[in-house]
RNA sequence: GCGGGCGUAGCUCAGCCCGGAUAGAGCGCCUGCCUGUCACGCAGGAGGUCGCGGGUUCAAAUCCCGUCGCCCGCG
Numbered sequence: 001g002c003g004g005g006c007g008u009a010g011c012u013c014a015g016c017c018c019g020g021a022u023a024g025a026g027c028g029c030c031u032g033c034c035u036g037u038c039a040c041g042c043a044g045g046a047g048g049u050c051g052c053g054g055g056u057u058c059a060a061a062u063c064c065c066g067u068c069g070c071c072c073g074c075g
Base pairs, nucleotide, nucleotide: 001074002073003072004071005070006069007068010027011026012025013024020058029045030044031043032042033041051067052066053065054064055063
């Protein structure tokens, strides 16, 4: 240099292929209930520019272009 994969909540990931209405799950965190206390359990809650920028569209995590980081392969 070329090709491919990945990037979404604090962590691990789903959703992307085939655009759709409030962006989700588990764990963790916070509050309450329960308990003599803790843990467990139960209920509720906070937390996201979907790596970044641009484009297409009525509408983009999803499609297109560029770019950054990590990984694999080729040279």
This is a predicted structure of a 75-nucleotide RNA (transfer RNA) from a Minisyncoccota bacterium. Taxonomically the source falls in Minisyncoccota (Bacteria, Bacillati). Its Rfam family is "tRNA". By type it is a transfer RNA. Model confidence (mean pLDDT): 82 of 100.